[in-house]
Order: sequence, then structure tokens, then C1' cells
RNA sequence: GCGGGUGUAGCUCAGCUGGCUAUAGCGCUUCCUUGCCAAGGAAGAGGUCACGGGUUCGAAUCCCGUUACCCGCU
Repeated sequence: GCGGGUGUAGCUCAGCUGGCUAUAGCGCUUCCUUGCCAAGGAAGAGGUCACGGGUUCGAAUCCCGUUACCCGCU
């Protein structure tokens, strides 16, 4: 330099067939249970979907570019 893949909550991830207000588990906060802890139960908070632009009535999802990491080729 060329090709391919990945990037979604603090962590691991689902969702990519364009369409409700974007998922789940763990973790975090509060409450209940307990003399206390653990375990269990209930509720809640937390997201510029890597970044920029485009297409569309509508984009995490499609298209273009950029960037970080991984793999391969030279």
C1' cells in the first nucleotide's frame, strides 16, 4: 500500500428484513426481608448505536468517506 472483519450502557452482547419510546445478563442506586452480612425479592438510573456526510416520510440497520483495533496479502 491492497483486501476482509469488528466498534451499540461501566463490562459481555442481541437487534442489521429500514418503522412503537433501542435489548438482555452482570455491575450500580434505592427499598423490602435480616440483629448484621450474604442470599433472595421489588423498583430505578445509566446510550451523541466509533466519527462526519448522503439517500429516505423515517437510518443502529442502506451508500460514501474518516478513524481505532484485529486478520490476511504484498
The RNA shown here (transfer RNA) has 74 nucleotides and comes from a Bdellovibrionales bacterium. It matches the Rfam family "tRNA". Rfam classes the family as a transfer RNA. The RNAcentral record of the sequence draws on ENA. Model confidence (mean pLDDT): 80 of 100.